[in-house]
RNA sequence: AAGCCGAAAAGGCAAACCCGUCGAAAGACGGCGACGCAAAGCUACGGGGCUAAAGCCGGAAGAAGAGAAGGAAAAGGUCAAGCCCGCCGAGCUGCCGAA
Numbered sequence: 001a002a003g004c005c006g007a008a009a010a011g012g013c014a015a016a017c018c019c020g021u022c023g024a025a026a027g028a029c030g031g032c033g034a035c036g037c038a039a040a041g042c043u044a045c046g047g048g049g050c051u052a053a054a055g056c057c058g059g060a061a062g063a064a065g066a067g068a069a070g071g072a073a074a075a076g077g078u079c080a081a082g083c084c085c086g087c088c089g090a091g092c093u094g095c096c097g098a099a
Stems, first nucleotide, its partner, number of pairs: 005097002012037002018031005035086001041092003045089003048084003055078003
C1' cells in the first nucleotide's frame, strides 16, 4: 500500500406506525420516528417480488333501437411500457481502522 475482514471512535442512513403531497394502484417524496444497516451509497442489468390505469379478452349466441341498420355497461380474466436495490446476484463508487 492492496485484498479479505469488522472491534473501537467520529460521522452517516432510517423499517414500521402516524400526518401531508403526488399516483388508478404498487409505490415515491416531505415531516415525525428508529426496526435495523459497513455499502440500507448508486444502476432495475440477471433472477425474484408488487401493482394493473390504458390496451386486449370477456360480457356480446348482441343492450338501447321500428329494424336485417346498429353496436353498449359493470363484474371477471390477462398484460409492464409502472414500481421495489431495506429479497438475492452482478456492475460502478466509497468513510474509518483494531484483531
This is a predicted structure of a 99-nucleotide RNA (c-di-GMP-I riboswitch aptamer) from a bacterium.